Overview: This is a predicted structure of a 349-nucleotide part of an RNA (small-subunit ribosomal RNA, central domain) from a metagenome. The RNAcentral record of the full RNA draws on SILVA. The coordinates come from a structure-prediction model, not an experiment, and the mean pLDDT is 90. It matches the Rfam family "Bacterial small subunit ribosomal RNA".
Context: one part of a larger RNA
RNA sequence: CUGGGCGUAAAGCGGGCGUAGGCGGCUUGGUCAGUCGGAUGUGAAAGCCCCGGGCUUAACCUGGGAAUUGCAUUCGAUACUGCCAGGCUAGAAUGUAGUAGAGGGAAGUGGAAUUCCGGGUGUAGCGGUGAAAUGCGUAGAUAUCCGGAGGAACAUCAGUGGCGAAGGCGACUUCCUGGACUAACAUUGACGCUGAGGUGCGAAAGCGUGGGGAGCAAACAGGGUUAGAUACCCUGGUAGUCCACGCCGUAAACGAUGUCAACUAGAUGUUGGGGGGUUUAACCCCUUAGUAUCGCAGCUAACGCAUUAAGUUGACCGCCUGGGGAGUACGGCCGCAAGGUUAAAACUC
Numbered sequence: 001c002u003g004g005g006c007g008u009a010a011a012g013c014g015g016g017c018g019u020a021g022g023c024g025g026c027u028u029g030g031u032c033a034g035u036c037g038g039a040u041g042u043g044a045a046a047g048c049c050c051c052g053g054g055c056u057u058a059a060c061c062u063g064g065g066a067a068u069u070g071c072a073u074u075c076g077a078u079a080c081u082g083c084c085a086g087g088c089u090a091g092a093a094u095g096u097a098g099u100a101g102a103g104g105g106a107a108g109u110g111g112a113a114u115u116c117c118g119g120g121u122g123u124a125g126c127g128g129u130g131a132a133a134u135g136c137g138u139a140g141a142u143a144u145c146c147g148g149a150g151g152a153a154c155a156u157c158a159g160u161g162g163c164g165a166a167g168g169c170g171a172c173u174u175c176c177u178g179g180a181c182u183a184a185c186a187u188u189g190a191c192g193c194u195g196a197g198g199u200g201c202g203a204a205a206g207c208g209u210g211g212g213g214a215g216c217a218a219a220c221a222g223g224g225u226u227a228g229a230u231a232c233c234c235u236g237g238u239a240g241u242c243c244a245c246g247c248c249g250u251a252a253a254c255g256a257u258g259u260c261a262a263c264u265a266g267a268u269g270u271u272g273g274g275g276g277g278u279u280u281a282a283c284c285c286c287u288u289a290g291u292a293u294c295g296c297a298g299c300u301a302a303c304g305c306a307u308u309a310a311g312u313u314g315a316c317c318g319c320c321u322g323g324g325g326a327g328u329a330c331g332g333c334c335g336c337a338a339g340g341u342u343a344a345a346a347c348u349c
Stems, first nucleotide, its partner, number of pairs: 004320003007303002012317001014201001016199002021194003025088007033081002035077008049065006091191001092188004096183004103177007110154001115149007125136002162169002206247006215241002220236004258316006266294012298305002322349003331342004
C1' cells in the first nucleotide's frame, strides 16, 4: 500500500466540447518490452529466525544455515498486455430516401386584453376591503359606443405531450441553421469510451452604454390592521421587468441520482417511426427510439429503486472522511462593482 462510500445520513462539478493521461472489438504473423521460469554474479559484517557449541544456567559470546522478497547479466517460455505488419465487421462514422418536433438565430405579420388620448351617449358616484380609509369623480369619473397611440405577453389547441447537453423553449409566416429517429442497402474499417488542466454555453437577480416603458412592481409615500407593524391587506409608485451590445457565472442549476457500455421476469398507458394481419374499424399483433405508472428477482438502514436501476459487472472522471468555527480569514486568479472561485487554522463540543 491493498479501505469504505456519494437518491434522502458528509459526498456527482450546472451542463457540453475537448488536450494530456487512463482504458479499449474479432483475427493472422512477427518481436519478446511488460509477464513467467532456470542459471550465474551481487545483495558487507553485526542483528532477527533455525540447528549446534562455550562460560554451573541465563543474559552474553561463538560456528553453520536460512533469510536478505532486490539489482545486473545470460539462457529459455510466448497464453495474456504492449509494439510492428496484414486482414475483418458485430463498436463508431458517412452516404441514399423519409419522419416528427415550443431545438437555435434573424426579419416580417396578427388578434384578444390592459393602460392612455380624442369624440359621442349619460349622471352621481366609482374603486377597494374582513370592515374601512387613503385614492379617482360635477373641471363630468365609473359604465357604454366609435376612432387612435403604445408596450408587453401569446387564451383555446395543451397532454406525467414534444424538442434540447444543460440552462431552457409555446401566436402566425418566411429565410438561415443544429440534433434525433426510421427502413433497406452501400461505403470507411476500431476511426472508440472517459476526460486532470483548458475552452464555449449557462435561469433569475445584478452591473455598464444607448434605447423603450402598457401592465406588473423591490425601494419609497400614504391608508388600514396592531400593544407595536420598518410586515401580511388597500391606494399609489421608481429602479427593474422589454430591446441592442458588453459584463457577471451563480440557484432546491434537482431525478438532490456523473458519462459510456454489456447483462438481468413481466404488465399497462402514451409520443415518433417501421413491418405484418384482418371483419378495412375509433381494430389486432410484432418491432424500434423516447416518455410515464405498477411490479418479480436482486439491492437498500429504511423509505424506496427495479431494462429510463439505487440490480449484476467493466472503463474513466469528480467528490466525501464528526458538529461548530466556515464555504469564512489570508494569499492567488477573475470581475467595473456586487461579488465569484480556490481554501485553512486557532479555539470549542